[in-house]
RNA sequence: UAAGUAGGAGGAACAGUCGCGCUUUAAUUCUUUGGAUUUAAAGUGAGGAAAGUCCGAGCUCCACAGAAUCGGAACGCCCGGUAACUCCGGGGCGGAGUGAUCCGACGGAUUAGUGCCGCAGAAACAAUACCGCCCGUUUCGGCGGGUAAGGGUGAAAACGUAGUGUAAGAGACUACGCGUAUCGGUAGUAAUACCGGUGCGGGGUAAACCCCGUUCGGAGCAAGGCCAAAUAGGGGAAGAAGGGUUGAUUCGCCCUGCUUGAUUCCCGGGUAGGCCGCUAAAGCUUACGGGUAACCGUAAGCGAAGAUAAAUGACUGUUAAUCCGUUUCGGCGGAUACAGAACUCGGCUUAUUUCCUGCUUACUCA
RNA sequence: UCCUCGGUAACUCAAUGGUAGAGUGAGCGGCUGUUAACCGCUAAGUUGCAGGUUCGAGCCCUGCCCGAGGAGCCA
Numbered sequence: 001u002a003a004g005u006a007g008g009a010g011g012a013a014c015a016g017u018c019g020c021g022c023u024u025u026a027a028u029u030c031u032u033u034g035g036a037u038u039u040a041a042a043g044u045g046a047g048g049a050a051a052g053u054c055c056g057a058g059c060u061c062c063a064c065a066g067a068a069u070c071g072g073a074a075c076g077c078c079c080g081g082u083a084a085c086u087c088c089g090g091g092g093c094g095g096a097g098u099g100a101u102c103c104g105a106c107g108g109a110u111u112a113g114u115g116c117c118g119c120a121g122a123a124a125c126a127a128u129a130c131c132g133c134c135c136g137u138u139u140c141g142g143c144g145g146g147u148a149a150g151g152g153u154g155a156a157a158a159c160g161u162a163g164u165g166u167a168a169g170a171g172a173c174u175a176c177g178c179g180u181a182u183c184g185g186u187a188g189u190a191a192u193a194c195c196g197g198u199g200c201g202g203g204g205u206a207a208a209c210c211c212c213g214u215u216c217g218g219a220g221c222a223a224g225g226c227c228a229a230a231u232a233g234g235g236g237a238a239g240a241a242g243g244g245u246u247g248a249u250u251c252g253c254c255c256u257g258c259u260u261g262a263u264u265c266c267c268g269g270g271u272a273g274g275c276c277g278c279u280a281a282a283g284c285u286u287a288c289g290g291g292u293a294a295c296c297g298u299a300a301g302c303g304a305a306g307a308u309a310a311a312u313g314a315c316u317g318u319u320a321a322u323c324c325g326u327u328u329c330g331g332c333g334g335a336u337a338c339a340g341a342a343c344u345c346g347g348c349u350u351a352u353u354u355c356c357u358g359c360u361u362a363c364u365c366a
Numbered sequence: 367u368c369c370u371c372g373g374u375a376a377c378u379c380a381a382u383g384g385u386a387g388a389g390u391g392a393g394c395g396g397c398u399g400u401u402a403a404c405c406g407c408u409a410a411g412u413u414g415c416a417g418g419u420u421c422g423a424g425c426c427c428u429g430c431c432c433g434a435g436g437a438g439c440c441a
Base pairs, nucleotide, nucleotide: 001362002361003360004359005358006357007356008355009354010353012319013318014317015316016315017314018313020045021044022043023042024041025040026039027038029036030035047338051349052348054347055346056345057344058343059220060219061218062217072216073215074214075213076212077091078090079089080088081087092106093104094103095102096101107211108210113209114208115205116204117203130151131150132147133146134145135144136143137142159177160176161175162174163173164172178201179200180199181198182197183196184195185194186193187192224276225275226274227273234267235266236265237264238263241256242255243254244253245252283302284301285300286299287298288297289296290295321336322335323334324333325332326331367437368436369435370434371433372432373431376390377389378388379387384421392408393407394406395405396404414430415429416428417427418426
């Protein structure tokens, strides 16, 4: 210098003008005295992912109020962290890479069983002989038998090498090695590793059915609770008249009703609407201590959106950063990623901009 | 907020883990005086994207992207 790999930090600052939500205070008008309207001032007002809604919880209601079984779903090496997790940290084992480093749904296919393994190939799992080799036979074309060492097929074909053995061969036998299961010892909390002994050596696939083990009740803030118009239903009590026409009364006239109930009063559910839930929480920042780390503990400090069809915006100036264009190398001009709270947290995943650091590999120079 | 389904040729749909196909449409040729119909041939696919399992993935699993549909309160 280039390529790569892992991690961390930030997500512009200041000033001015106008505007919006919420809180507090003050004033104003209305009022049924509960509050509401309008105005002003002060304070405050998005994120690292607020996103996807993929996991885990808090909280609320429903069900069961004891446990178990059937069914279903998720998970599956060990230790630790956490309120909890399928998350995080460390370790083991396996795999990829020259390496830094990364990835792993990582129980069981050797004993519970079933399925599948196209094409090719003799044969894909308990049976098998295409070529070759060996023996026998032969009418010399073949035929019968043995054989998995060699060839050939395939992703995958009876453990590898050497020897013994044999007609030719074969874990058929022996030695060494490899793999696997198990027992003992050593190290380790453990997974596991190493050493020694013994048995076995006939595939793969469980992100195929399945078996084993562990965990799991359901719904979700439109949860749920409170207050409560108008109109129309419901329940109860009284009840024979009520209303219009008229300036008013009486008369008259009209409408409704008289136990199938006009009208009046009371009660309850409940819609619109409003309030609570609702932002002090497994909170944030800093320092110190413990721990390899995730994380935990102690002390001090902080007050930091709460809207409801939904505010958090726009413009101007200065400065800073990065990028692009241009350049007389002084500058000049332009641009500013992804995206936006909706009950709240812990994670995961995805989108995206800039900067910094460690490490690895290659090349060059000293 | 919760749930379900889908994505394959230009369009509508198939495909048991084993060579991705059919109909319509498109193009070319034939038939006809011409067109349509009919007959023959041809092309057209990153199976939405990225990983993983497997010898092998449109199909199985995981994560994203896009689209469609449904449910909720009270009586």
This is a predicted complex of two RNAs, RNase P RNA and transfer RNA, with 441 nucleotides together.
Rfam match: Bacterial RNase P class A. It is annotated as a ribozyme.
Its mean pLDDT, the model's own confidence on a scale to 100, is 76.